[in-house]
């Protein structure tokens, strides 16, 4: 910097991610080479080798082998030589390893005084005379062994004694004590003592050095002194005796971790984390304890004890320590070779030559790491094949390969071939010390040799592109996209998250992206985290001010003068190791690595200087603080006493069925007399009205009067004191209700607890009762949303209003204005995540104090204190979650308010729901009962009409390039249509008869066009998925609303506009406003009715002239009427009212119509994954002799039972009869069909007329006459018998109609529920579409012709605006 809380947004907050780095480990891959690293666990346990010896120029003996003599030839003597072993002297205290232990003078840094120091060097003196041992070695035993006794010989530089002391120690100052080694052929080299030097080491002190207070007290050598021991040395180091001290909240003691330190790592720093390699120092050496020698150790490869473990053993006894180099088991996610050299570099020993050196050089194993280098290079488009993807056109992998062409690092092979070697020996020249050509030092020359690595590194020749590419990821963070498979499976995953048929997120493949001999993941650190905030955080509401207050350590502090000079600030000097790190050079080809200067090292300490600020010291002041006086408000506190009013209770009296209680009841009370009401009396609590945003008090908290005692505040004017003050870790005190302890008291309320009720249930909410308790006094507990959720002083920073104190001016006065304390609003700058705070701050400093660092777990466990007890305080950690949370926005929602509207209630009429059918769906049957639609917004829906067709379903029978389509190949033009016959259930198959002219033309079976037959691409699918989708529809809803530019407001989410006041049917209109304006909707523009006017009069119509049975005909276009165009309504006019608007009111005027005249068509941005892949289009995905096609027959008409939605009904407002009363939209040649005949009729015959304002369908019903007289009826018509009529290729399953009979159920329909505000409901009949028939359904049309609307409380549903939300797939 980045993801992750929300719909959306700012904040807080934490999780997570991108970056460096590692002693690493695991997968998957591996070509070379330099450098550097390589048991982080078991300080587990070790088999083997090897890691410290050396000195014959101290000693004594002396093997082999050499030389000399001697010989009894067996040896023997001298000599030389130096094995193996002793004596002795020095190294074995260093080098090497390990981090177990240590929180410590261990380490670091800087001081310090009371010491030691072998080998080194300087400087003085010395260096003499005896002595008696004893190893090895001989002999003799013991013993398995390790190893040891006894006797005897012997030498020293081994070990003692005298002598002498320049220095030296002692010292009572008289004195006293204390050394030495020689060897060697002559010149060295040891040895003794003293003094100093370097070097090294030991002691001691300042200051730093983890975490735990859930570790607060700890200490008897413990602190200090004397006196003695003891050391190299001080010192309670040790011991005697005296004192009582000494540490410790500036964290003693205890517990847990831990070598420390240069320095690594990371990070801008500051810091955080780390101490492996390398360097300094500490510690340790199986485990604990000693201590001996030594210069130096309490000793890694030495002693001694003890102990655990392994070995060996003759069982009696013994041996042993890899945290050395290898190595081995073993433990473990893991860590190398039983390798070579001493040839450098260092050690030890030695005069040297050299001996010894698993320090150390060097190799070996392992990508551990870091560097570096390679795995080709140049040309190549036909953009090859293949792969992968496709809209099939291409893309893309890709100049990549192939092909040519060059080169040869690495590797191979041949050959050459270093440096690392100088120091040293031999020989010589020359200085230089010296008497010296010794010696010893130094310089030159010369010659003699010396390499583990290693025949390496490095060169060169040769052949040859030849020997050499992987991991990782590709949703975002975070660079990189497709296809296929998989189907919440398998799987991914660091956070968020993918995955439930079209996963850029699993898995594979393509192709991309990173890094490259590596590449990911795990672990564990710093870092982004300002997420522990010193640098750089915070506490009103996100975590988080302690319930309050006295005060204590402590930190902080007002003005002014000297002062010194602790902090401060300056200058130098000493330290700060070297190695890292930085900067300049050098060295390997470069680089990593190595190496040479240099800087830097924030610290210490020392030493000089200034003296402002801070500290301290000594004065001084007075504003900070306190203290006298006067005065003042006040439910400050503690005792003591008093009052009325009200509940309840008890006594009497009056008086009667009730009271109480509650939404409604009921348990209680009550005829034994309640309740009510009179009087009177007893008790306890608690104080109406005043009384407030008001007062007091430090919080908790404090209220009738009256009395005493007492804290505290305000004020007003002097005056004293002289910083006395601010704040507070611990600590002390108070602290509401509840609670507990004792003793009191107890009306009136009331946990618990009993009834009643309420409810699915009701351990509650309501009601009846009721007991601790509430009240006093004592003594406890100590907690609260102890809240302004705001710690306390101090100062500074605009104002305004009110109230409560106090004082002060001016004014007769009402009043006004000042000063001071409080107390509540409001608001400017400023803060603030935002709400908001805002001279009483949450502003802007200061100073002390208390808290907090993600949610849960959790204020919980456990341990301490506290308390009788309930409990309080003090406080985790496992595990679990990616969020938990403040403000504030838009929305939805609320059994929230508020405005308002709707056939939404309400007022009416008619109706479902019951009865019988019709229909359509559930459910069940069925071989099928084809499919969809499901709450409004599916169910007389799609379906404007299933006997066959439709048809998608079933069962059977067939076809397969296919019922269609386009494209090639062949044939035909006698294709093709009608009709007849076989066979089939039918698709089909086969014979026949008939009719006939395919079009252009370049005249070629050349073209097109039809048919037939083949091959294949393909065709077809009412087969999934409406949650892949388009189109189209439904719905909220004809509801009034849904947006946008620009500008403003806000850090944004947004918000203004579009809120607000009026108004409307309406975001229509006015008017007002930081908004101005636009758009989609609303109106209007359209269509139809209603009135009138103009055109135009057939098929219309008929006033006026004729005429007829009849507008029948002449005549006519006045009138209806038709269909074109137009006129008209605008709240225009008046009155009223409203703001003078915009409206609204008026049986207001005119007008056919009056406030939208009445209907219709018009459906904003949305929602609902609403419905539809079966209109229709389309992506995937499915089948392909079938899920396609055709056909016959069946089904879709099933049938216990639910449901919706209709039809007739139940009668008299009716039913039958009769009866020349009035309409209007329509629709008609495969049609409508007059008149006329036949039939009771359905309907037949016949045919006029009519492509219709002319003919038809076509009769209108309801009306009105009469009659039936309330019955299951002369209501009702369902079922069923019988007969028929139409249509139809065919009415069986499965159509309508007609006649005759037959007459079921059904007397007005429970809960619940629909519809309708006028020409509207009811009625009542007609027409149309679909159609061959089949209509109770649909759509349309007229007749006739009501009721009702107080109103907006409620249900439903919207619409605006506010208000709460922990809701956002939104109750």
């Nucleotide at each position: 910097g980045a993801g992750u809380u929300u719909g959306a947004u700012c904040c807080u907050g934490g999780c997570u991610c991108a970056g460096a780095a590692c002693g690493a480990a695991c997968g998957c891959u591996g070509g070379c080479g330099g450098c550097a690293g390589g048991c982080c666990u078991a300080a587990c346990a070790c088999a083997u080798g090897c890691a410290a010896g050396u000195c014959g120029a101290a000693c004594g003996a002396u093997a082999a082998g050499c030389c000399a003599c001697c010989u009894u030839c067996g040896g023997g003597u001298g000599g030389u030589g130096g094995a193996c072993a002793g004596u002795g002297g020095c190294a074995g205290a260093c080098g090497g390893g390990u981090g177990a232990g240590u929180a410590a003078c261990g380490c670091g840094u800087g001081g310090g005084a009371a010491c030691g120091u072998g080998c080194c060097u300087u400087u003085c003196g010395g260096u003499u005379c005896g002595g008696g041992a004893u190893a090895a070695c001989c002999c003799a035993g013991g013993g398995a062994a390790a190893c040891u006794u006894g006797g005897g010989c012997u030498a020293a530089u081994a070990c003692c004694g005298g002598a002498u002391a320049c220095g030296c120690c002692c010292u009572u100052c008289a004195g006293g004590g204390g050394a030495a080694a020689g060897a060697u052929u002559c010149a060295u080299u040891g040895c003794c003592g003293a003094a100093a030097g370097a070097u090294c080491g030991g002691c001691c002190c300042g200051c730093g050095u983890c975490g735990g207070a859930u570790u607060a007290g700890c200490u008897u050598g413990u602190u200090g002194g004397u006196g003695g021991g003891g050391u190299a040395a001080u010192g309670g180091c040790c011991u005697a005796c005296c004192a009582a001290g000494g540490c410790g909240a500036c964290g003693a003691u205890c517990c847990g971790u831990a070598g420390c330190u240069g320095g690594u790592c990371u990070g801008a720093g500051a810091g955080g984390a780390u101490g492996g390699c390398c360097a300094g120092c500490c510690a340790c050496a199986c485990u604990g304890g000693a201590a001996c020698u030594g210069a130096g150790a309490c000793a890694c490869g030495g002693u001694c004890c003890a102990g655990a473990c392994u070995c060996c053993u003759a069982c009696g006894g013994g041996a042993g320590g890899c945290a050395g180099c290898a190595g081995u088991g073993g433990g473990g996610a893991a860590u190398c070779u039983u390798g070579c050299a001493c040839a450098a570099u260092g050690g030890g020993c030695g005069a040297a030559a050299g001996c010894c050196u698993g320090a150390u050089g060097c190799a070996g194993c392992g990508a551990u790491g870091c560097c570096g280098c390679g795995u080709g290079u140049g040309u190549g488009a036909a953009g090859a094949a293949g792969g992968c993807c496709u809209u099939c056109g291409g893309g893309u992998u890709g100049u990549a390969a192939a092909g040519c062409u060059c080169u040869u690092u690495u590797g191979g092979u041949c050959g050459g071939g270093a440096a690392g070697a100088a120091a040293g020996g031999g020989u010589u020249u020359c200085c230089u010390u010296g008497a010296a050509u010794a010696c010893g030092g130094g310089a030159g020359a010369u010659u003699c040799a010396u390499g583990a690595c290693g025949g390496u590194a490095c060169c060169g020749g040769c052949a040859g592109a030849a020997u050499a590419a992987g991991c990782a990821c590709c949703g975002g963070c975070u660079a990189a996209c497709u296809a296929c498979g998989u189907g919440c499976c398998a799987g991914c995953a660091g956070c968020c998250g993918c995955g439930g048929u079209a996963a850029u997120a699993c898995g594979u493949a393509g192709g991309g992206u990173g890094c490259g001999a590596g590449c990911g993941u795990u672990a564990a650190u710093c870092g982004g985290a300002a997420u522990u905030a010193c640098u750089g955080g915070g506490c009103g509401u996100a975590a988080a001010g302690a319930g309050u207050g006295c005060g204590u350590a402590g930190g902080c502090g007002g003005u002014u003068g000297c002062u010194g000079a602790a902090g401060u600030c300056c200058g130098c000097u000493g330290u700060g190791a070297a190695a890292g790190c930085c900067c300049c050079g050098g060295g390997c080809u470069c680089a990593a690595c190595c190496u040479g200067g240099g800087a830097a090292u924030g610290g210490c300490a020392g030493u000089g200087g200034a003296a402002a600020c801070u500290a301290g010291g000594c004065g001084a002041c007075u504003u900070g603080a306190a203290u006298c006086u006067g005065g003042c408000a006040g439910a400050g506190g503690g005792g003591g006493g008093u009052g009325g009013a009200a509940u309840g209770c008890c006594g009497c009296g009056u008086g009667u069925a009730g009271c109480a209680g509650u939404g409604a009841a009921a348990u209680g009370c009550g005829u034994a007399g309640a309740g009510a009401u009179g009087c009177g009396g007893c008790g306890g609590a608690a104080c109406a009205c005043c009384g407030a945003u008001g007062g007091c008090g430090a919080a908790g908290g404090c209220a009738g009067c009256c009395c005493c005692c007492u804290g505290g505040g305000c004020u007003g004017a002097g005056a004293u004191u002289g910083a006395c003050g601010c704040u507070c870790a611990g600590g002390c005190a108070c602290g509401a209700a509840a609670g507990c302890g004792u003793g009191g008291g107890g009306a009136g309320c009331a946990a618990a607890c009993a009834g009643g009720a309420u409810u699915a249930g009701a351990u509650a909410c309501c009601c009846u009762g009721g007991u601790a308790g509430u009240c006093c006094a004592c003594g406890c507990c100590c907690u609260a949303a102890a809240c302004g959720a705001u710690g306390g002083c101090a100062a500074c920073u605009a104002g305004g209003u009110g109230u409560u104190g106090g004082g002060g001016a001016a004014g007769c006065g009402a009043u006004u204005u000042c000063c001071u304390g409080g107390u509540a609003c409001c608001g400017c700058a400023g803060c603030u995540a935002a709400c908001g705070c805002g001279u009483g701050a949450a502003g802007u400093u200061g100073c002390c104090c208390g808290c907090c660092u993600g949610g849960g777990g959790a204020g919980u466990a456990c341990g301490g204190u506290c308390g009788c007890a309930a409990g309080a305080u003090u406080a985790a950690a496992a595990c679990u979650c990616a969020a938990a949370g403040g403000a504030a926005u838009u929305g939805a929602c609320g059994g929230g308010g508020g405005c308002c509207c709707g056939c939404a209630c309400a007022a009416g009429c008619g109706g479902u729901g019951g009865a019988g059918c019709a229909u359509g769906u559930g459910g069940u049957u069925u071989a099928a009962u084809u499919c969809g639609a499901c709450g409004c917004a599916a169910c007389g829906c799609g379906c404007a009409g299933a006997a066959c067709c439709u048809u998608a379903c079933c069962a059977g029978c067939c076809c397969u390039u296919g019922a269609c389509a386009u494209c090639c190949c062949g044939g035909u033009c006698g294709c093709g249509g009608a009709c007849u016959c076989c066979a089939g259930a039918g698709a089909u198959g086969g014979a026949g008869u008939u009719c006939u002219u395919c079009a252009g033309u370049u005249c070629g079976g050349c073209u097109g066009g039809a048919c037939c037959g083949g091959a294949g691409a393909c065709a077809g699918g009412u087969g999934c998925u409406g949650c892949a989708u388009g189109g189209c529809u439904g719905u909220c809803g004809u509801c009034a609303g849904c947006u946008c530019g620009u500008g403003u407001c806000g850090u944004g989410a947004g918000a203004u506009g579009u809120u607000g006041g009026g108004u409307u049917a309406a975001g229509u209109c006015c008017c007002g406003c930081a908004a101005c304006g636009a758009g989609c909707g609303c109106a209007a523009c359209c269509c139809c009715c209603g009135u009138c006017c103009u055109u135009a009069g057939u098929u219309g119509c008929u006033a006026c002239c004729a005429u007829u049975u009849a507008g029948u005909u002449g005549a006519g276009c006045a009138c209806u009427c038709u269909a074109a165009g137009g006129a008209g309504a605008c709240u225009g006019c008046c009155g009223g009212u409203g703001a003078u608007a915009a409206g609204c009111c008026g049986c207001g005027a005119g007008g056919a119509a009056g406030g939208u005249g009445g209907g219709g068509a018009u459906g904003a941005c949305g929602u609902c994954a609403a419905g539809u892949c079966c209109u229709c289009a389309u992506g995937g995905c499915c089948c392909u002799u079938a899920c396609g096609g055709g056909c016959u027959g069946g089904g879709c008409u099933a049938c216990a039972c639910a449901c919706g939605u209709g039809c007739u009904a139940c009668a008299a407002u009716g039913g039958c009869g009769g009866u020349g009363a009035c309409a209007a939209u329509g629709g008609g040649a495969c049609g409508c069909u007059a008149a006329g005949g036949g039939g009771c009729a359905a309907c037949c015959c016949u045919u006029c007329g009519c492509a219709a304002a002319u003919c038809u369908c076509a009769a209108a019903a309801a009306g009105c006459c009469g009659u039936c007289u309330c019955a299951g009826u002369u209501c009702g018509g369902a079922u069923u018998g019988g007969g028929c009529u139409c249509u139809g290729c065919a009415a069986c399953u499965c159509g309508a109609g007609c006649c005759c009979a037959u007459g079921a159920a059904g007397u007005u329909g429970g809960a619940a529920u629909c519809g309708c505000u006028a020409g509207u409901a009811a009625u009542c009949g007609u027409g149309g579409a679909u159609c061959a028939g089949c209509a109770c359904g649909c759509c349309a049309c007229g007749g006739u012709g009501a009721a009702u609307a107080c109103g907006u409380u409620c249900c439903c549903g919207g619409g605006c605006a506010u208000u709460g939300c922990a809701c956002a797939c939104a109750c």
Molecule: small-subunit ribosomal RNA
Organism: uncultured Pseudomonadota bacterium